[in-house]
Model confidence (mean pLDDT): 86 of 100. c-di-GMP-I riboswitch aptamer from Pyrinomonas methylaliphatogenes, 96 nucleotides, folded computationally. The organism belongs to Pyrinomonas, within Bacteria. It matches the Rfam family "c-di-GMP-I riboswitch aptamer". Rfam links the family to the GO term cyclic-di-GMP binding.

RNA sequence: CACCGAAAAUGGCCAUCCGCGAGCGAAAGCUGUGGAGCGCAAAGCCGCUCGACCUAAACGCGCGACGCGCGCGCACGGUCCGGAGCGGUUGCCGAA
Numbered sequence: 001c002a003c004c005g006a007a008a009a010u011g012g013c014c015a016u017c018c019g020c021g022a023g024c025g026a027a028a029g030c031u032g033u034g035g036a037g038c039g040c041a042a043a044g045c046c047g048c049u050c051g052a053c054c055u056a057a058a059c060g061c062g063c064g065a066c067g068c069g070c071g072c073g074c075a076c077g078g079u080c081c082g083g084a085g086c087g088g089u090u091g092c093c094g095a096a
Stems, first nucleotide, its partner, number of pairs: 004094002012040002016036005022031003038082001044089007051080004059073006
C1' cells in the first nucleotide's frame, strides 16, 4: 500500500418517536433545529437499469345541483441504496 472487517478509539450518518420554526409545492414531500434513540465500516457522494410505495396538479373519461364540484384513471411529481443488481469516486482505525 492492497485485500479484508477482529478489537478498540476519534469522529460520522440517522431508522423511528417527540418538540420548535419558516419557506417551496396542487399534493406527496423537501430544506433547518433541539431531545430521545434502532442501527450502520461507507447507513459518504455520483451515475445506469430495475422494483415497491405515496401523491394526482395538468390531462382524459363519467356524473352533478354545471363559469364550478365530485368520482375514476394516470407521473413528466415524490419516497426507499436503512430496496435489488452494477459501475465510478472519496474516506477513520489496523488484527488474522